[in-house]
RNA sequence: AUUGGUUACGGGCAAACCCGUCGAAAGACGGGGACGCAAAGCUUCCGGUCUACGGGAUUCCAUCCUACGACAGCGGGGUUGCCGCA
Repeated sequence: AUUGGUUACGGGCAAACCCGUCGAAAGACGGGGACGCAAAGCUUCCGGUCUACGGGAUUCCAUCCUACGACAGCGGGGUUGCCGCA
């Protein structure tokens, strides 16, 4: 330096749910809380999924389409890191 996750230390993160805040929503942030995660660290380049304020359409007080919004704990990619049986 690379690969691996078998051995093992120190640990790390934090699902659902609850409270508060922001947001049209999806969802995000803070606190509590642990379902899990060897990258469940970071990053929207690719695919996928979610929402539809706004815009458009329609058989019209509703329905459909649409991302410039969102998801990194949906995959792939890029990048950084811990341990030390090898």
This is a predicted structure of an 86-nucleotide RNA (c-di-GMP-I riboswitch aptamer) from Steroidobacter denitrificans. The prediction has a mean pLDDT of 84. Lineage of the source: Bacteria > Pseudomonadati > Gammaproteobacteria > Steroidobacteraceae > Steroidobacter. The sequence is in RNAcentral, with records from Rfam and Ribocentre.